[in-house]
Molecule: transfer RNA
Organism: Planctomycetaceae bacterium
RNA sequence: GCGUCCAUGAUGUAGUGGUAGCCUGCUGCCUUGCCAUGGCGGACGUGUCGGUUCGAUUCCGGCUGGGCGCA
Numbered sequence: 001g002c003g004u005c006c007a008u009g010a011u012g013u014a015g016u017g018g019u020a021g022c023c024u025g026c027u028g029c030c031u032u033g034c035c036a037u038g039g040c041g042g043a044c045g046u047g048u049c050g051g052u053u054c055g056a057u058u059c060c061g062g063c064u065g066g067g068c069g070c071a
Stems, first nucleotide, its partner, number of pairs: 001070007010024001012022002018054001026042005047063005
C1' cells in the first nucleotide's frame, strides 16, 4: 500500500430497520449482633461525521482506532 473483519454502560457480550437486553462490577433498601450469602430496586452504553428512511445500534459512505491476511 491492497483486501477483509471489528467498534454497544466500568468490564465481557447479545440484538441487525420500530421500547437497547444479559453477566460481572458500582450503588440504595431489606435480611444479620457484625460480615458474607441471599432478596427487591437504581445509575451508567450504540467510536465519530454525513447520507438513505416516517423511523437507523442495524443499511450506505467518509474519518478515527484495533485485529487478521497478502506484498